[in-house]
RNA sequence: GGGCUCGUAGUGUAGUUAGGUAACACACUUCCCUGAAAAGUAAGAGCCUCGGGUUCAAAUCCCGACGAGUCCA
Numbered sequence: 001g002g003g004c005u006c007g008u009a010g011u012g013u014a015g016u017u018a019g020g021u022a023a024c025a026c027a028c029u030u031c032c033c034u035g036a037a038a039a040g041u042a043a044g045a046g047c048c049u050c051g052g053g054u055u056c057a058a059a060u061c062c063c064g065a066c067g068a069g070u071c072c073a
Stems, first nucleotide, its partner, number of pairs: 001072007010026004020056001028044003032040001049065005
């Protein structure tokens, strides 16, 4: 330098096939429970790497940038 795969709450992942309310587990905050804590119960906050395009509508499709992994040189 080039090819391929990937980037989603604090962490680990699903959702992309076939565009239509962003989900699950743990973690975090609050309530209940307890003499107190742990466990448990109920509720809540928090996320699509960035920029542009297509579309009524983009995490999803297209282009570019950045980053990670892998292969080739």